Transfer RNA from Bacteriovorax sp., 73 nucleotides, folded computationally. The sequence was found in a public genome assembly. Rfam family: tRNA. From the family's description: Transfer RNA (tRNA) molecules are approximately 80 nucleotides in length. By type it is a transfer RNA.
[in-house]
This record gives sequence, C1' cells and structure tokens, in this order.
RNA sequence: GGGCUAGUAGCUCAAUUGGUAGAGCGUCUCGCUGGCAGUGAGAAGGUAGCUGGUUCGAUCCCAGUCUGGUCCA
Repeated sequence: GGGCUAGUAGCUCAAUUGGUAGAGCGUCUCGCUGGCAGUGAGAAGGUAGCUGGUUCGAUCCCAGUCUGGUCCA
C1' cells in the first nucleotide's frame, strides 16, 4: 500500500429481503426470607463508529473516512 471482516445497551451478542431495534448477564425498585443467598415481578438504559448520498422513509443500499482483527505485498 491492497483485499476481506467486525463496529448495535455497562459487557457478550442477535434480528430486521428498507417502515424509527431485542436477548442473556449486569444495574435499580418491589415481593417471598429474621438476614444473606436464591427466586418471582417490574423499571431504567442504545437515533446503530463518523460524514455524506439514494429513498416518502436508512441500523439495513451506495461512497468516503476512523478504529480493531486477519490475509497478501
């Protein structure tokens, strides 16, 4: 320098053939218990790495760019 790949909640990851996104763990509240642990119920939390384009509408398609991984030179 070039190819491929990943970037989504605090962490690990999904889904969406384009119609404003979920799970597990964690956090908080309440119940059960004398308390802890455990368990049940509920809640908070992300405009999807960034910028631009296409579209009525973009996390998804296109272009550029940043970071990590990997391969080639």